The prediction has a mean pLDDT of 86. Predicted 3D model of an 80-nucleotide RNA (c-di-GMP-I-GGC riboswitch aptamer) from Gemmatimonas sp. It matches the Rfam family "c-di-GMP-I-GGC riboswitch aptamer". Its family is annotated with cyclic-di-GMP binding in the Gene Ontology.
């Protein structure tokens, strides 16, 4: 360095419920844990989703990084 243990300590938090913001996808806060070694961060590529338009080829504006890829930073240290 790769790698990732029925290791240790810490961390995050799906569905669902409540509040709130948004036309919406969804965001934020609280509760809650299915999971996660980047489930930290970045919408750069692909995918999916929403709203509007449309000449049905698409175009515009958004959402999602807990879909995958990429970039970047980072805790621990058994075996190999």
């Nucleotide at each position: 360095a790769c790698c990732g243990a029925c290791a240790a300590g810490a961390g995050c938090a799906a569905a669902c419920c409540c509040g709130u913001c948004g036309c919406g996808a969804g965001g934020c806060g609280g509760g809650g844990a299915c999971g996660c070694a980047a489930a930290g961060c970045c919408a750069g590529g692909a995918g999916u989703c929403u709203c509007g338009g449309g000449g049905u080829g698409c175009c515009g504006a958004g959402a999602u990084c807990g879909u995958c890829c990429g970039g970047u930073u980072g805790c621990c240290g058994a075996a190999g």
The organism belongs to Gemmatimonas, within Bacteria. The sequence was found by an Rfam model in a public genome assembly.